[in-house]
RNA sequence: AGAGUUUGAUCCUGGCUCAGAACGAACGCUGGCGGCAUGCCUAACACAUGCAAGUCGAACGGAUGGCUUCGGCCAUCAGUGGCGCACGGGUGAGUAACGCGUGGGAACCUGCCCUGUGGUUCGGGAUAACACCGGGAAACUGGUGCUAACACCGGAUACGUCCUUCGGGAGAAAGUUUAUCGCCGCAGGAGGGGCCCGCGUUCGAUUAGGUAGUUGGUGGGGUAACAGCCUACCAAGCCGACGAUCGAUCGCUGGUCUAAGAGGAUGAUCAGCCACACUGGGACUGAGACACGGCCCAGACUCCUACGGGAGGCAGCAGUGGGGAAUAUUGGACAAUGGGCGCAAGCCUGAUCCAGCAAUGCCGCGUGAGUGAUGACGGCCUUAGGGUUGUAAAGCUCUUUCACCCACGACGAUGAUGACGGUAGUGGGAGAAGAAGCCCCGGCUAACUUCGUGCCAGCAGCCGCGGUAAUACGAAGGGGGCAAGCGUUGUUCGGAAUGACUGGGCGUAAAGGGCGCGUAGGCGGUCUCUCAAGUCAGGCGUGAAAGCCCCGGGCUCAACCCGGGAACGGCGCUUGAGACUGAGAAACUUGAGUUCGGGAGAGGAUGGUGGAAUUCCCAGUGUAGAGGUGAAAUUCGUAGAGAUUGGGAAGAACACCGGUGGCGAAGGCGGCCAUCUGGACCGACACUGACGCUGAGGCGCGACAGCGUGGGGAGCAAACAGGAUUAGAUACCCUGGUAGUCCACGCCGUAAACGAUGUGUGCCAGCCGCUGGGGCGCUUGCGCUUCGGUGGCGUCGCUAACGCUUUAAGCACACCGCCUGGGGAGUACGGCCGCAAGGUUAAAACUCAAAGGAAUUGACGGGGGCCCGCACAAGCGGUGGAGCAUGUGGUUUAAUUCGAAGCAACGCGCAGAACCUUACCAACCCUUGACAUGGGCGUCACCGGUGAGAGAGAUCUCACCCUCGGUUCGGCCGGACGCCACACAGGUGCUGCAUGGCUGUCGUCAGCUCGUGUCGUGAGAUGUUGGGUUAAGCCCCGCAACGAGCGCAACCCCCCUCUUCAGUUGCCAGCAGGUUAUGCUGGGCACUCUGGAGAAACCGCCGGUGACAAGCCGGAGGAAGGCGGGGAUGACGUCAAGUCCUCAUGGCCCUUAUGGGUUGGGCGACACACGUGCUACAAUGGCGAUGACAGUGGGUCGCGACCUCGCGAGGGGUGGCUAAUCUCUAAACGUCGUCUCAGUUCGGAUUGCACUCUGCAACUCGAGUGCAUGAAGGUGGAAUCGCUAGUAAUCGCGGAUCAGCACGCCGCGGUGAAUCCGUUCCCGGGCCUUGUACACACCGCCCGUCACACCAUGGGAGUUGGUUUGACCCGAAGCCGGUGCCCGAACCCGCAAGGGACGGAGCCGACCACGGUCCGGUCAGCGACUGGGGUGAAGUCGUAACAAGGUAGCCGU
Repeated sequence: AGAGUUUGAUCCUGGCUCAGAACGAACGCUGGCGGCAUGCCUAACACAUGCAAGUCGAACGGAUGGCUUCGGCCAUCAGUGGCGCACGGGUGAGUAACGCGUGGGAACCUGCCCUGUGGUUCGGGAUAACACCGGGAAACUGGUGCUAACACCGGAUACGUCCUUCGGGAGAAAGUUUAUCGCCGCAGGAGGGGCCCGCGUUCGAUUAGGUAGUUGGUGGGGUAACAGCCUACCAAGCCGACGAUCGAUCGCUGGUCUAAGAGGAUGAUCAGCCACACUGGGACUGAGACACGGCCCAGACUCCUACGGGAGGCAGCAGUGGGGAAUAUUGGACAAUGGGCGCAAGCCUGAUCCAGCAAUGCCGCGUGAGUGAUGACGGCCUUAGGGUUGUAAAGCUCUUUCACCCACGACGAUGAUGACGGUAGUGGGAGAAGAAGCCCCGGCUAACUUCGUGCCAGCAGCCGCGGUAAUACGAAGGGGGCAAGCGUUGUUCGGAAUGACUGGGCGUAAAGGGCGCGUAGGCGGUCUCUCAAGUCAGGCGUGAAAGCCCCGGGCUCAACCCGGGAACGGCGCUUGAGACUGAGAAACUUGAGUUCGGGAGAGGAUGGUGGAAUUCCCAGUGUAGAGGUGAAAUUCGUAGAGAUUGGGAAGAACACCGGUGGCGAAGGCGGCCAUCUGGACCGACACUGACGCUGAGGCGCGACAGCGUGGGGAGCAAACAGGAUUAGAUACCCUGGUAGUCCACGCCGUAAACGAUGUGUGCCAGCCGCUGGGGCGCUUGCGCUUCGGUGGCGUCGCUAACGCUUUAAGCACACCGCCUGGGGAGUACGGCCGCAAGGUUAAAACUCAAAGGAAUUGACGGGGGCCCGCACAAGCGGUGGAGCAUGUGGUUUAAUUCGAAGCAACGCGCAGAACCUUACCAACCCUUGACAUGGGCGUCACCGGUGAGAGAGAUCUCACCCUCGGUUCGGCCGGACGCCACACAGGUGCUGCAUGGCUGUCGUCAGCUCGUGUCGUGAGAUGUUGGGUUAAGCCCCGCAACGAGCGCAACCCCCCUCUUCAGUUGCCAGCAGGUUAUGCUGGGCACUCUGGAGAAACCGCCGGUGACAAGCCGGAGGAAGGCGGGGAUGACGUCAAGUCCUCAUGGCCCUUAUGGGUUGGGCGACACACGUGCUACAAUGGCGAUGACAGUGGGUCGCGACCUCGCGAGGGGUGGCUAAUCUCUAAACGUCGUCUCAGUUCGGAUUGCACUCUGCAACUCGAGUGCAUGAAGGUGGAAUCGCUAGUAAUCGCGGAUCAGCACGCCGCGGUGAAUCCGUUCCCGGGCCUUGUACACACCGCCCGUCACACCAUGGGAGUUGGUUUGACCCGAAGCCGGUGCCCGAACCCGCAAGGGACGGAGCCGACCACGGUCCGGUCAGCGACUGGGGUGAAGUCGUAACAAGGUAGCCGU
C1' cells in the first nucleotide's frame, strides 16, 4: 500500500466482497510447563444454607463462674449507655438531566482529626436489666415493684456566639482523678458534603408549537443555605427553527479498540462521579441517610402457623434453580495493606491478601542436538527409466531446559507475628527419556498430484465449482501457513476519498428547486480614527491517579511491576499587539440606484376591426356519380350529390413577410388599429453615497390535460359507433362523432417545465455571422471602433469520454438547492393542500451482484450508399405426375448391423451384400485363443498328397506316403509344430463433446494480419479509409504513415499457332516393286502424328477517353487478344460440422465373452412418405434396310481377329498381341422404305415358358437371351433444379470395382444451340456509413396480464397488551397545621390535694402512594378477507420496447 467482481474487450461511475487489527467472547478439533492478567455481556429472574458490622467492663447497674488476706479481685455475658453501622463491597434498572465532563461562583453545613482560646459549677427525677404476676402456637408482649450512669432534666456562669425595637434578651458541660483520655462554648484549619452558573454531552420535524406555579414582583412560610422550594395577592409573562415540547434509546467520564491522522466505535476488569437495593410511597434517628444486610405503609411473591397471627428481601462472598452460545470454589487467612471499636491487649472485617477451577487472553519455555546415502523399508506418483516423502528414519555420538525423584530452602517481617508454603529458588540424580496439533492448497492468497463421485453427494467470504479425466466435492500422498494452539461464528474500527473538516460530487453515470419577488440568516467596495469581541504573543492557575509515549530501574528475558519526565489538543485569569474580521465615528465614488434625451421589440392587458379558407343555409347551371384507400367498404347522391356560379350565416385561426430574427424571469408571445402598462438597451451632464449579492421558511407566477358555474361551438377530435386489416385487432387505415379545444370567472400546480447546465461578480487567445443603439473617417455605402443581445468554429484549460471553451462544463469568490448501489418506490403510513382527479413531504421489511455513463470492435436492421455472383431477369432443357432403378424415413422383423441429417444427410461411407464381405440374428462349437512376444516340456519337420468314417459345417477320429538347416556333435544353436501354466492377446464395444490425421462448408469469396511509427488514459484506431480503376486489398493518385507476411495474380500442367530436334510399332508427298484392294514391300521423314526443347501476347503499336496516372473503348496486325480456354492450387478463421466403423490414439467397459470359428438366415422385408436417377409418353419420332466418321483407355488366370454352330445370350476351334505393331471399338448422323396420331408398329413395366453365362452354390437373392404377355403413361398442381459456348441439350464409347452383376461413379470423343434489356425485386457475398438496450451476437434481447409455490409488507370489522395527557372518586403510612375534656416523673405555684407551663395519644384538616371510573393520544401483537410487491431452469396469452423494432420513442394529464 491494495485486490476480486458489471463488458467480447475498454475507460469511468458505483455498490458488494476480501486481505489487517481488536475482543469479558462462544463453538469445533487438539492440548506439555510456567509467569501475569481476566472470568453472568442473558433474567435489576427467583433464591436453600453458611458467612459478609461490630466493638467498648477505662461510661453504668447487674447476672454467672472462679479466686479471696473477706476489703474485694479476675473472667465471661444479656441489658442501659457511647462510637460505628451514611465507610468498605455490589449492580446499571432508572436517568437526555447541572446527571456527567470542564471551568467558574456565593447564600451554606461539617462527627471523628489539627491549631488557638475560654470553661468543665450546683442540683433533680426516672428507666432497662432484675424480681413477681400475666397474654400468645410463635414472633413477641402487658402489668406491678427495685436500681445505676459519660442516659435524661433544671439552675448558675458566658471570653467569645446568636437575636435585638440597640434599651436589652437567649443559650453549655460528664466524669474518674496520679497522669492521660474525655466533655462544653467560641474562632480558625484540613478533608468531606449541599447549592448556583458558562460551555460540551445520541437519534427522530412522518414530534412545531410548549407552559398556570407557568415567568416576574410583593408579603409570609420554609431550609444548613440561595431560590416558586411552598403559600396569598398583583402583573402577563417565559421557552422555541441556534430545534422548545414530545417520542425512542442510554448511566457519564478518565480511558479502551481501531485509524497515517482527522475521525469512527465503545464505556468489562482499574480509577472518579451519579443512580439504585423485591416494586411504589414515607419519614425517623443522626454531623451525615430519606439509609443494600434500619423503621412504617401499600403491592406482588415466598415461607411458618395451633388459622388467631407472623417472617423474609444475595444488584455483598461462595453456592442453587432458571434463562442462555456462554462465564469459576458453598476454599484458606487476617501474615501483609486498609477499615470499625477500644487507653490497650485485642475483637470484627467474603474489604483485602492468597489458594482452587478455565489455553479466556498476553508473555516466556519445551517436545531434543550433531552425524548419518545402498538416498533402506513402506506410502504416493510415474513417460516403468525413475521421481518424491528424505538426513527425514534406523544406526552411531552427545546434551538434560521443562516435567519427574531426593535433599536444602527464602524475600515478603525495621524486635515479634507467614494464609500463601516445604511454594519460589538452590544442589544432586535417572533417562531421549513424559510432551504436536489445527487450518489451508481455483483466483483474490503462500501451497498439486492420483483415485472416488458424475448438476448426485457436496463446497462457497466474493467471483463461482460439480452434468465421466474436477489442482474448487470426498479420500490419499505431497505441499503451504500458524503453533499449545489452530480454525469457525459474532461484534467493532480499518481498507471506504462509500457522508469527503482534513478529503467527494450534481450537462449525459445518483444529483440544479419549473420561474421570480423577498424575510431570517450567510457574505460584502475605497480611505482615516477609536475600541479590543474574534485573532496573535507572553505569564499564571487548572487540566486527579492509573493508562498511552520517552528515559531509567526490578522479577534470568518478556508479559508484568516501580521511579522520573513529557503529554493531556481544553477551560479560566492576566499583561500586551492592533495587520485582518468585527463594533463605533467621520469621509469617498468605482458597486448599486436616481434624473434627462433617444431608438428597437409576436413583452402584458382591454376594446375595436380585416381578408383568405372551412362548414352550413338559400338560389341558379348541371348529371351520375362523389368520397376514401395499399386495395376496399362503411358514408353522401336521381327526394338531384360531387362539380360550378351568386348570395347569406357562424366560429376559430391569422398564409406570404418569417429569419439558429425579436421580446419576456420562466411558462410563453405572431393579421391590423387604438388606449393603458412592465422591462431591457444606448447616449449625456448632474445627483444619492455601499443603499449590495444570495436567499431556509414565506408570497406570487406557472404549457397541456383536467375540475366547477355560465356562455359559445365552424374546423379538429379522447370516449363511442360503423367499415376495413388480421389468427385475433377493444389498434395502426377509413367514414362518422361527444366531451374538449374558444370566451368569462374560480380551481388544479404538474411536464423530457431541457441548455437535462441555480443566481451573482471578477479574470483568461481569437476568427466569422445575425440583431439593437452610439462614435469617427471618408470616395454615401463602405471602412474602423464602442456598449448590449443572439449563433457557428476554435487556443489555453477542463472532462471518464462525448464534448465545453468570454453565453464555460476554464480559473476563483459568495450564497442557496440537491445526490450517496439497483429493485421495492416517488410507493405505504402519517401530516399539509385540493370539489375531485390528485399534488407535496416521504420510509421500511424483503431481494439482487449488480444497476449505470461514455466510447471500442463486431454482429444485426422490414437503415442508407457503392459493387459482385446462372442471384434475379432473358433463354434452353429438366425435377415435382407414370413405370422401374437406387438411397433415406417409417413400419415390420429373431435380425432387417452401423454411421451420415437444412444448404454442406438421402446413386452418401459402398470403385460393385448369393457364400465370403459382415460388423446383425438363430443354432452349434473353442477358451493363452484366428494373430504378436516371452518360459517349460515334447515331436522333428511344418507344409503337401491319398484314402476311410461321423457331422449342417466348424471340427473330431483313423490309416498311408513324403519328410529341416547349421554344428566346435553336447538335445548345443536356429526354425517349425503340438501340449502346459502365466504374463497377455482380442473387441467394427462407448465417448468425434478427451484427441491426431483427413474431409465438408462459407468460398477461388477478396479478404486476413504483422513490424516500426503516429493518434487515443484505454479497448483500439491509423496503415486497410478517400478519388479513380480492376476478376482481384490488381494498379494509380492522394493521405501520419512507411514497409512486410498469408491470400489474389504470376511461376506448374493440359488445349489452341509456329519453329527446331528425333523418326518406330506412327506417316506416305515424290521414286521403285506388288496387289482385286490395303504403307503391303523397298525407301523416305516432306506432311499428319508422337514427345523433348523453344518461339509467340506485353494494352507492345495507332486513335479516342481519363488528372498528362492507373486504366478503359475502338482499330491494325496476329493462330490467339485485353485474365485466350480448362485444370491443379482453398488465406486468418467459422460451424464443439463429419469421421473412435479406414488408420492412429487418451480414458472407460467385456475377458469360457462385448473375444474366436462354423452352418443357415438377415443387410434384398413393404400399407406408406421423400431425395437422386433411368425409360417414356412419340412423327425433330418408331421400325426395317443401307452407307460413313472418333477419342480416352483396357488386355496373358487377359483382349481375342478369323472360321464355325446357335434366332439369340452364347458355344466349339484358333492366327496375332506383355501392345503407337495384335485386339476390344462407336452411336447420333446420312440415304431408301414403312407406320399417320391411335394407348398406336409409341411405351416397355409385369408375368409365363424355354434357355445362356459366371460361380462350390443363383430358392430366399445375379446378369443376360428367345418366344409370349403387354401395365401405368397422351409433357405432369403448388413448388423447384441445372446451364453464358464447343457451354446447355443430345449421341454413343472407355475405365475402376469385379468370378458374375452399373440406369450409379470417374473419364472420352461425336453432333451442337438459344439468351443476357438490365440490377427494381428473391438468395448469397464484399466495402463504406448509420442506429442498437444484441455479444450464445435477430433462431438476439425483452414487456405485461393470467396460473402455481414461497416470502416480507399495506388496508382491515375488531381484539389483546404496553405507555401516557386530562377530569373525577377513594385515600394507607407519614410529615405539616388545628384541636387535644384523655395521658404524662423532672420546671413553676402550693403543706397537700390540685393547678399552670410543656409534651403526647386520639380526633379534624391540607398534601399524598396504591387502587377505581370516564374521554382521549401513542406504540406493539394477533386478525376473516383484501391490495399491490419480491423471488422461483424449461407453464399460458400475446409482441409493447431495443435497428425507421416494422404506427419513431419518451414526459405530464